[in-house]
């Protein structure tokens, strides 16, 4: 310099054909217990790297950038 994959709550990782993001884990509460812990129940947390674009609608399709991983030279 070119190609290819990735980027979604604190983390980890979903989301079938484009239809208004759900798990687990953590963290809060609550019950339990003499006390933590497990356990159980509840319950907060994300404008999906950014900026445009297509469209009734976009995480999802399309471009540019950014960043992380790989390849080739």
């Nucleotide at each position: 310099g070119c190609c290819c994959g990735c980027u979604u709550g604190g983390c980890g990782c979903a989301a079938u054909u484009g239809g208004u993001a759900g798990c687990g884990c953590a963290c809060c509460u609550g019950u339990c217990u003499u006390g933590u812990a497990a356990a159980c129940a509840g319950g907060c947390g994300g404008u999906u790297g950014u900026c445009g674009g297509u469209u009734c609608g976009a995480g999802u399709c399309c471009g540019a950038c950014a960043g992380c991983g790989g390849g080739c030279u």